[in-house]
A computed fold for a 93-nucleotide RNA from Desulfosarcina sp., annotated as c-di-GMP-I-GGC riboswitch aptamer. The source organism's lineage runs through Bacteria, Thermodesulfobacteriota, Desulfobacteria, Desulfobacterales and Desulfosarcina. The coordinates come from a structure-prediction model, not an experiment, and the mean pLDDT is 87. The model forms 91% of the base pairs in the Rfam consensus.

This record gives sequence, structure tokens and C1' cells, in this order.
RNA sequence: CUCGAUACAGGCUAACCAUCCGAAAGGAUGGGACGCAAAGCCACUGGUCUAAAUCUUCGUUCAUACGAAGAAAUGGCAGCAGGGCUACCGAUG
Repeated sequence: CUCGAUACAGGCUAACCAUCCGAAAGGAUGGGACGCAAAGCCACUGGUCUAAAUCUUCGUUCAUACGAAGAAAUGGCAGCAGGGCUACCGAUG
């Protein structure tokens, strides 16, 4: 440097539950462990989730407006993949 044991020490914690935040996706904290050698950090690329505000169409209404459908991140996901940055342990090579 690469690599990753049936090793040592240490670490993280899916689903689910409770409380809180959020329009939602989702997030935070506590409990809990399916798993993880970067399951540490970063939304840069692809992917994917959501649709409050916005836009379009339609319907209702004198109108404000309301309802429905569609589009679309200024929102997320790092435990979807790639990429970037950093890092514990040390059998074998």
C1' cells in the first nucleotide's frame, strides 16, 4: 500500500415501540438489534421518495376562493450505487 480472520480492543444500529419536529418524504432523542470493515462525514453524479408553496388543466362560485387531476425541489434518502474526505485493529498476501 492492498486486503479483511471463526482474532483482539473498541464502534455503529434495520424493523418495531414511545416522545418531539415536519404538509409529506423524512429527521431528533430514548428503548431495541436485522445487519455493517467505513452502517464515519459530504447530496457532487446517477437513482429514488415526498409535493407545502408554485404552475397547468378541469369542476363549482358573481367574485374572493374551494375541490380534483397532472407537472415540478427551493425538501429528503450517505443502510441504493458511483465519487470525494477522514479513520480503529492486524491473521493471510